c-di-GMP-I riboswitch aptamer from a Bacillota bacterium, 88 nucleotides, folded computationally. Lineage of the source: Bacteria > Bacillati > Bacillota. Rfam family: c-di-GMP-I riboswitch aptamer. Gene Ontology term of the family: cyclic-di-GMP binding. About the family: GEMM was predicted in a large-scale screen for bacterial structured RNA regulatory elements. The coordinates come from a structure-prediction model, not an experiment, and the mean pLDDT is 88. Of the family's consensus pairs, 95% are formed in the model.
RNA sequence: GAUCGAUAAAGGCAAACCAGCUGAAAGGCUGGGACGCAAAACUAUGGAUCUAAAGCUCCGCAGGAGCCAUGAUUGCCAGGUUGCCGAA
Numbered sequence: 001g002a003u004c005g006a007u008a009a010a011g012g013c014a015a016a017c018c019a020g021c022u023g024a025a026a027g028g029c030u031g032g033g034a035c036g037c038a039a040a041a042c043u044a045u046g047g048a049u050c051u052a053a054a055g056c057u058c059c060g061c062a063g064g065a066g067c068c069a070u071g072a073u074u075g076c077c078a079g080g081u082u083g084c085c086g087a088a
Base pairs, nucleotide, nucleotide: 004086005085012037013036017032018031019030020029021028022027035075041081042080043079045078046077047076048073049072050071055067056066057065058064059063
């Protein structure tokens, strides 16, 4: 240095749930809270998943149904970038 990852040490993040704000929704942000995490740091590039406002189609009085990402998830899996510690 690379690989690897302890019942090590220091520090870190924070699921569910609750409250507030936000968004059409999925979701996001803040505070509380810890299930977990060695990249649970950053990145929507590929796959996957969630949502369906606008749009399109259909039925139709109202209104409803279907399709659709340009919306979202990196704490779903890969890829890319960066990074703490050091037993075996």